This is a predicted structure of an 84-nucleotide RNA (SAM riboswitch aptamer (S box leader)) from an uncultured Actinomycetes bacterium.
The sequence was found by an Rfam model in a public genome assembly.
It matches the Rfam family "SAM riboswitch aptamer (S box leader)". Gene Ontology term of the family: regulation of gene expression.
Of the family's consensus pairs, 92% are formed in the model.
[in-house]
RNA sequence: CCAACAUCCAGAGCGACUGAGAGAUCUGGCUCUUUGACGUCGCAGCAACCUCAUCGCAGGUGCUAACGCCAGAACCGAUGUCGA
Repeated sequence: CCAACAUCCAGAGCGACUGAGAGAUCUGGCUCUUUGACGUCGCAGCAACCUCAUCGCAGGUGCUAACGCCAGAACCGAUGUCGA
């Protein structure tokens, strides 16, 4: 990177750095944002899948605005497991 399977209306914050956009893509909305969003790092937290000789106060990923923000389009997107 590709295929398959499963899930996507619940849940979860502080600090530092940076500095203008961000919410996957397109369109129309809507929302967040210099009262610093988004992103990165540290700690903390949440709990979806998997692991274990240990079944735990454990480990591996993941996640921590809004129903994948809403609608339409797309064999679209994200996460996990397994295979090639």